[in-house]
């Protein structure tokens, strides 16, 4: 510099093809319950403008353009 792949709560990932409108799940977090405690187990909660930045659309994580970043391969 140029191809291809990926960026989504703290951390894993799923939904991206084939827009559909309250972003799902696992672990951790907090609070309750139950145990003499603690861990397990049950219950209930708060966190994600889905990398930024525009465009198409009634609608955009999803699609399109540019841009950052991570990874691989070319040169």
């Nucleotide at each position: 510099g140029g191809g291809c792949u990926c960026g989504u709560g703290g951390c894993c990932u799923a939904g991206u093809c084939u827009g559909g409108a309250u972003a799902a799940g696992g672990c951790a977090c907090c609070g309750g319950c139950c145990u003499u405690c603690u861990a397990a187990g049950c219950c209930g909660g708060g966190g994600a403008u889905c990398g930024c930045g525009g465009g198409u659309u009634c609608g955009a994580a999803u699609c399109c353009c540019g841009c950052c970043g991570a990874g691989u391969c070319c040169g």
This is a predicted structure of a 75-nucleotide RNA (transfer RNA) from a Methanomassiliicoccales archaeon. Its Rfam family is "tRNA". From the family's description: Transfer RNA (tRNA) molecules are approximately 80 nucleotides in length. The sequence was found in a public genome assembly. The prediction has a mean pLDDT of 81.